[in-house]
RNA sequence: GGGCGGAUGGUGUAACGGUUAACACAAGUGUCUUAUACACACUCGAGUCCUGGUUCGAAUCCAGGUCCGCCCA
Numbered sequence: 001g002g003g004c005g006g007a008u009g010g011u012g013u014a015a016c017g018g019u020u021a022a023c024a025c026a027a028g029u030g031u032c033u034u035a036u037a038c039a040c041a042c043u044c045g046a047g048u049c050c051u052g053g054u055u056c057g058a059a060u061c062c063a064g065g066u067c068c069g070c071c072c073a
Stems, first nucleotide, its partner, number of pairs: 001072007010025004018056001027043005049065005
């Protein structure tokens, strides 16, 4: 330099262009326990890397950029 893939809660991942972005773990509270753990119930937490575009409607499609990984040279 060229090609490909990725970026979404604290973490790991979901989400045909269409309801309030979902699930697990983590964290917090409660029940239970002498206490902890386990179990159960509830709660909390991201508006999706950035800037534009397309569309009635974008995490999703398109363009450019940033960062990360892989391959080729």
Predicted 3D model of a 73-nucleotide RNA (transfer RNA) from Candidatus Daviesbacteria bacterium RIFCSPHIGHO2_01_FULL_40_11. Lineage of the source: Bacteria > Bacteria candidate phyla > Candidatus Daviesiibacteriota. Its mean pLDDT, the model's own confidence on a scale to 100, is 83. It matches the Rfam family "tRNA". Gene Ontology term of the family: triplet codon-amino acid adaptor activity. Rfam classes the family as a transfer RNA.